[in-house]
This is a predicted structure of a 76-nucleotide RNA (transfer RNA) from a Chloroflexota bacterium. Rfam family: tRNA. The family's RNA type in Rfam is transfer RNA. Its mean pLDDT, the model's own confidence on a scale to 100, is 81. It was read from a public genome assembly.
RNA sequence: GCCCCGGUGGUGCAGCGGUUAGCACGUCAGCCCUUCAAGCUGAAGAUCAGGGGUUCGAAUCCCCUCCGGGGUACCA
Numbered sequence: 001g002c003c004c005c006g007g008u009g010g011u012g013c014a015g016c017g018g019u020u021a022g023c024a025c026g027u028c029a030g031c032c033c034u035u036c037a038a039g040c041u042g043a044a045g046a047u048c049a050g051g052g053g054u055u056c057g058a059a060u061c062c063c064c065u066c067c068g069g070g071g072u073a074c075c076a
Base pairs, nucleotide, nucleotide: 001072002071003070004069005068006067007066010025011024012023013022018056027043028042029041030040031039049065050064051063052062053061
């Protein structure tokens, strides 16, 4: 250089065109318990890496850029 995979709450992941982006852990509050843990209930928390495009509609499709991982070639 080229190719492939990935970037989504604090963390790990799902979601691959269609109303409000879900799950687990974690956090907070309440319940329970002698207390803690566990359990139950509820809540907060995500510019879906950035920009542009396509579309009635984009996390999802296309283009460019950035970041991370992997593969491969050249360096005579």